[in-house]
Context: one part of a larger RNA
RNA sequence: CUGCAGUUAAAACGCUCGUAGUCGAAGGUGGGGUGGUGUGGGGGUGAAGGCAACCAGCACCGUCAGACGCGCCUUGGGGAGACCCGGUUACUUGAAGAAAUUAGAGUGUUCAAGGCAGGCGAGAGCUUGGAUACAUUAGCAUGGAAUAACGGUGGACUGUGCGCCAUUGGUUGGUUUGGGGCGUGGAGAGAGGAUGAAGAGGGACGGAUGGGGGCAUUGGUAUUGUGGAGUCAGAGGUGAAAUUCUUGGAUUUCUGCAGGACCAACUGGGGCGAAAGCAUUUGCCAGGGAUGUUUUCAUUGAUCAAGAACGAAAGUUAGGGGAUCGAAGACGAUUAGAUACCGUCGUAGUCUUGACAGUAAACGAUGCCGACUGGAGACUGGGGGAGGACGCUGGGCGUCGCCGUCGGGAUCCUGGGAGAAAUCAGAGUUUUUGGGUUCUGGGGGGAGUAUGGUCGCAAGGCUGAAACUU
Numbered sequence: 001c002u003g004c005a006g007u008u009a010a011a012a013c014g015c016u017c018g019u020a021g022u023c024g025a026a027g028g029u030g031g032g033g034u035g036g037u038g039u040g041g042g043g044g045u046g047a048a049g050g051c052a053a054c055c056a057g058c059a060c061c062g063u064c065a066g067a068c069g070c071g072c073c074u075u076g077g078g079g080a081g082a083c084c085c086g087g088u089u090a091c092u093u094g095a096a097g098a099a100a101u102u103a104g105a106g107u108g109u110u111c112a113a114g115g116c117a118g119g120c121g122a123g124a125g126c127u128u129g130g131a132u133a134c135a136u137u138a139g140c141a142u143g144g145a146a147u148a149a150c151g152g153u154g155g156a157c158u159g160u161g162c163g164c165c166a167u168u169g170g171u172u173g174g175u176u177u178g179g180g181g182c183g184u185g186g187a188g189a190g191a192g193g194a195u196g197a198a199g200a201g202g203g204a205c206g207g208a209u210g211g212g213g214g215c216a217u218u219g220g221u222a223u224u225g226u227g228g229a230g231u232c233a234g235a236g237g238u239g240a241a242a243u244u245c246u247u248g249g250a251u252u253u254c255u256g257c258a259g260g261a262c263c264a265a266c267u268g269g270g271g272c273g274a275a276a277g278c279a280u281u282u283g284c285c286a287g288g289g290a291u292g293u294u295u296u297c298a299u300u301g302a303u304c305a306a307g308a309a310c311g312a313a314a315g316u317u318a319g320g321g322g323a324u325c326g327a328a329g330a331c332g333a334u335u336a337g338a339u340a341c342c343g344u345c346g347u348a349g350u351c352u353u354g355a356c357a358g359u360a361a362a363c364g365a366u367g368c369c370g371a372c373u374g375g376a377g378a379c380u381g382g383g384g385g386a387g388g389a390c391g392c393u394g395g396g397c398g399u400c401g402c403c404g405u406c407g408g409g410a411u412c413c414u415g416g417g418a419g420a421a422a423u424c425a426g427a428g429u430u431u432u433u434g435g436g437u438u439c440u441g442g443g444g445g446g447a448g449u450a451u452g453g454u455c456g457c458a459a460g461g462c463u464g465a466a467a468c469u470u
Stems, first nucleotide, its partner, number of pairs: 004441003007422002012438001014310001016308002021303003026195001087150004091144002093141002102133002106116002118127003157188002160185006200300001201297001202295005209288001213285004219263002224258007234245002271278002315356006325349001329345004367437003371429002374413003379408004384403002388400005417424002443470003452463004
């Protein structure tokens, strides 16, 4: 490992990229086995019926055929030896691998845990055992060639050169030529020769789509302050009050101005984004998924130690800006007290630029990729279809409705399934346990502490114990 768990009990890195690592679609050529069917050969049995009729041996002659042996020839086949050449691994098998231990055989330590003894004769003496298995990886050897990985060579045709062999031309020998066979070269031509194009991936293009991002631009009301005008005794605030403001006119009303912040209604279990997150208008810049078409790409993929980008709020640093709100602080209340909740003020901050920091209940408390396994109706984006409807600058376009389709955010029903349950179409396809890959947990506390390392200006972050206790 086989063989745990990770929504809520301990445990999915905040998110994305990414190297090492791990895993990785289908098809091929060759060999063997087996089943079915067809066919050829051999053997056995073979009713009725049919055909033939003697059988055996010896000798001789002739002839034919076959077998065997011997001799010779042969570029026919096979075997052995020597030399040379041969794709590489994983896998499998074997040898080898201390003993004790483990499993296990034998044996009445009185039993047993064990031990390696023992047994027979009970005298000389004789005689048996002290097995066997397992033994990962690496190394060595070996048959196989399925599976997996990496790597490699090519075939046919045309015309032609050369080497060798046998054969034909009445016979024998020699040479040449013609036709035939085997082998070996260089040349030419081409639809030349590259498995296919994954309900894997990538690229291109099209029209759409969206609070996705950046920069600039623009609008809105409100709060606060302030100018002008009006009125007059209270106003604020609360459970009730008070602190507070107010004839030097508060609060309230009207009308200007300034400044900073924010973006109501529309706004939805709606959209986009890797997450954090994203909402006034318009312009510019590049980007994205989905869908549709296409591809002269062809395994390019999936997940990822190390490493890197982004990363709410609070915080730090240097500037800017400071309307509102508001840690700290002050005061008024409440109260036994009230260092709080409530109220009046109010600094840092809240906003912005540059640079750090890198954490959150960063949550769906649920890693990512792939496959399968129920139903339903809406929504959202694209493309498709059909005698639909409405509008118009009525040619065509736009909007709406219908049908089916791909992708997305959710919901409802059901439970073959799962679960401790709550519940879950995933948290299912798990003792009928293995699709791939990464991270994490092992009773509660001590403790995310100490120490060390590293990062940071700091705050602190990352990594991260033990004693002890229960």
A computed fold for a 470-nucleotide part of an RNA from an uncultured Banisveld eukaryote, annotated as small-subunit ribosomal RNA, central domain. Its Rfam family is "Eukaryotic small subunit ribosomal RNA". Rfam links the family to the GO terms ribosome and structural constituent of ribosome. The RNAcentral record of the full RNA draws on ENA and SILVA.